[in-house]
């Protein structure tokens, strides 16, 4: 110094709820919270999950359907803190 690996200390992040904003919703930013994370930093490429506004179907109820969204679902990918054992 590099993989791998995860004790300690430093400094990050922030799950449910809560407040208000913005979306049709899913869901995202903001504050507050702190379950938990070494990538819970970053990218929808593979898989998957969530919603269907519009779009098709239907007499309706209702089905389907992503161009919308989830990186804290699981894989790739990029970058990337510390150093006992």
């Nucleotide at each position: 110094c590099c993989u791998a690996c995860g004790a300690a200390a430093a400094g990050g992040c922030a799950a449910a709820c809560c407040c208000a904003u913005c979306g049709a919703a899913a869901g995202a930013g903001g504050g507050g919270g702190g379950c938990g994370c070494a990538a819970a930093g970053c990218c929808a490429c593979g898989g998957g999950u969530c919603u269907a506004a519009g779009g098709c179907g239907g007499a309706a109820a209702c089905g389907c359907u992503a161009u919308g969204a989830c990186a804290g679902c699981c894989g790739g990918g990029c970058c990337g803190u510390c150093g006992a054992a």
c-di-GMP-I riboswitch aptamer from a Bacillota bacterium, 85 nucleotides, folded computationally. The organism belongs to Bacillota, within Bacteria. Its Rfam family is "c-di-GMP-I riboswitch aptamer". Rfam's curators write: GEMM was predicted in a large-scale screen for bacterial structured RNA regulatory elements.